[in-house]
Order: sequence, then C1' cells, then structure tokens
RNA sequence: GGAGUCGGCCAGGCAAUCGCCGUAAGCCGCUGGCUUAUGGAGGAAAGUCCGGGCUCCUUCGGACAGGGCGCCAGGUAACGCCUGGAGGGCGUGAGCCCAUGGAAAGUGCCACAGAAAAUAUACCGCCGGCUCGCCGGUAAGGGUGAAAUGGUGCGGUAAGAGCGCACCGCGCGACUGGUAACAGUCGCGGCAGGGUAAACCCCGCCCGGAGCAAGACCAAAUAGGGGAGCCGCGCAACGCGCAGAUCCCCCCAUCAGGGGAUUCCGGGUGUUGCGCACCGCCGGAUCCGAGCGGGCUCCCGGGUAGGUCGCUAGAGGCAGUCGGUGACGGCUGUCCCAGAUGAAUGGUUGUCUUUGACAGAACCCGGCUUAUUGCCGGCUCCUGCU
RNA sequence: GGGCCCUUAGCUCAGCCUGGUAGAGCGCUUGCUCGACACGCAAGAGGUCACUGGUUCAAGUCCAGUAGGGCCCACCA
Repeated sequence: GGAGUCGGCCAGGCAAUCGCCGUAAGCCGCUGGCUUAUGGAGGAAAGUCCGGGCUCCUUCGGACAGGGCGCCAGGUAACGCCUGGAGGGCGUGAGCCCAUGGAAAGUGCCACAGAAAAUAUACCGCCGGCUCGCCGGUAAGGGUGAAAUGGUGCGGUAAGAGCGCACCGCGCGACUGGUAACAGUCGCGGCAGGGUAAACCCCGCCCGGAGCAAGACCAAAUAGGGGAGCCGCGCAACGCGCAGAUCCCCCCAUCAGGGGAUUCCGGGUGUUGCGCACCGCCGGAUCCGAGCGGGCUCCCGGGUAGGUCGCUAGAGGCAGUCGGUGACGGCUGUCCCAGAUGAAUGGUUGUCUUUGACAGAACCCGGCUUAUUGCCGGCUCCUGCU
Repeated sequence: GGGCCCUUAGCUCAGCCUGGUAGAGCGCUUGCUCGACACGCAAGAGGUCACUGGUUCAAGUCCAGUAGGGCCCACCA
C1' cells in the first nucleotide's frame, strides 16, 4: 500500500428569528387568551416475524386434535432471542455458517438412466466346465445414476470376496476426564447393512382466544324495526276461546250458511313454574366433567362520527461498585426523558475548514429481520521498501 | 393502528396439501373451408411460475426473508 474480518460510536453542533404539540405557575375581559419557565421522535419509530406485560372473554379441569420448538449448560418476565461450550462444514488465516433429537418403531417417496433404488439383484467383464452357447462360481474392474451393501494395503484364490490379517471407519461394552453435550483409552464384534423427517410420523418440551378500533365512563340521536335457521320431552297451575257443545237471532220449505251469548273434561294455543339425557357460554364445525345462564346465531336495516380515562414512572435511563469467562444479576447514588387524535419537531440566516443516508412515535417493553450515512479501533493475509 | 389473504401465458384460473412432464378456457398467428366475411376445422407460437436465499439428487410446490396488490374492523339501542 492492497484485500479481508470483527467490534464500537454518531445520527449534525451553536447562535438569532418566525411558528407547532404538551406540562407547570401567574394574570385577564375565563368554552378562551396572554406572559414566564420547561419538555418534545429512531437506531431502526419499519416489517408485524417471534416473545411478554396490560384489558376483555368462564384464562375452571381433563382427553383428542391443531400449532411451535429441538446438540449441551446457563441468562431472562418470556422467547424461535442472547452467552459460553460440544460436534460438523467453509476459509491460507483473522474468522464465519449450521431447523444439529430419532432413518437398527412403522409407513411413504426416490423421476430418467440402470441388471438392480432396497424382503434385493447380475448388463459387460473375470474364472471353471462342457454337448460351443449354455451351466456354475464371483462382485476385483467397467458401465448407469444425485445415490449401488464400508475404505486402503498385504495375504489368499481357478477367478474373487471381511475369506483371513493390519490400520482407518462403524456398532456394543468398560474405564477415565467433563455438570452435560461430548472426548480419550482399552476390549469385543467382520459389519449391523443407501438417502429423505424444511414427507407423514415417533420422542421430549411449550402453547386458551382476541386485541388499546382491547376495555371503562359520560353525553347525543334513532325504528330496542324486518327476515332466515335452531328453539326438544314430560307434568302442574292460570288464561284465551280456534275447533267442539248448549241456547238465542238472521236467512230459509229443509239442509247448508252467518252473527251473538254461555261453557270448556279432553284436543289446540299462550304465560308461568318444576324436572330431564334440552339449548347457550371455554373463538377447535370434537368429547367428558364442573360452574353460570334460559333464549341463541346469522343477514338486512336505523342512529352517532362528541368528550374523559386507558396514556405513559418503566422487566426505565445514567454513574459507581461487587459477583460472573460471558449473556446477565445484586447493591448504592442520581434523574424524570414525547403523549398527539386531521394527528405536533419545521422554515430562514449566520457560523463551526465540510455536511449528510435510511427514515417520523400512536398502549408499552425484550428480541429478530430488513433499509442505511459517516467515523474510529482490534486482528488476519498478500506485496513492496528499510 | 390491528387482523387476514393473494401473486402461474395478453386475460380469467387449475396444478401446491402428497416435490420429478407447466396445463385449461378465451384471446393471438398460419393454413383449410366460403364468391367474400362470420362460424367451423387443423396446426402453431406465447411462461425469469413476483423476487432472493435455504432444505433436497431435484422446488411452481416445502421453509425463511423481501416487494407489490387486495379485503375486514368503531360506538349506541
């Protein structure tokens, strides 16, 4: 000098002036206005991808679904996050990446090619035999494929082969180290027998749902309107009087028909009560139990478009100290740091040698991911010079 | 602010759950038919499966992220 890798910081400062939103105090002619003081966006406020707080729903218990996570230990309110470690992979290296439980529990799939894609099997080849194109042996070699029943070497053989041996790999067992994942050593077994679980699944752990347009209160206005579906069974009481019965009237030759009054055991119907194996409520078109309630669900309509709370003091910031490798935790001191609701942070000028990328809170936090400017530091590799 | 869904040919959609050849209808092009046109018949073209990574031998399909588009919601009785 170049290339790379990891970590950290800032997000223009100051002054003047004109405005905007909030808070506190004071004043005034008090639905408001004025003055003074003071606070006023982010590292991602974003995506809404995870996890919690908070609120409501019956967060009640269990089963079965459904969803998520997945090496080990720790941190945390919790997590799919973070820290440390183990194993594997990439890189010369600093360093980085890994949804990393189980494929000897079961099922499924593995196109084309290939003899064969998983209870196996033999196309070419090699070796032996003979009746010379068949039989037997074999899996070294070739060929297909993403993937072919461990790898290398020596022995062995007709040719071969874990057939035998050594080493590596694999499995099992013991011991040692480690909290553990795991690692190391020794012994045994010729080898269990491909891949895929971001396919079903099995194992372990976790999860009730909805979301501040949650929810609470006040005020105003309207039609507590219409339709569809479910609305069970039995008993009792009371009512109605549709049907029935009796009487009267009208019509009428009669029958039939119409009206009124009374009555009503039973049929019908309404209300209330009781009981049940009925219905609704746990936001899963499931089931059981507990509890509560007796109508519930859906659609079409009607009215309002106001205010207050929730709303920001919090798993809070900063500093110091202690414990821990670290994430983080304990203690002490100190600070108060947006809270809007058509929605506030901006404009102009000067100056600082030079100004900015992505981008604007909407209930609040912890993370992840994505977008992005400038600066600083550690470390690694290469090259050149001294 | 919050919740949910979609993206495949010029247009409307299948295919995805259960990975292996990308399809249908309309439209377009060419030819035949007809005196000519329409209809009809035959053949054909046309696809970064929105984009980027990952899993896998293999991704439109499975998983994650990004982009674009669409739908729904308040209170009262």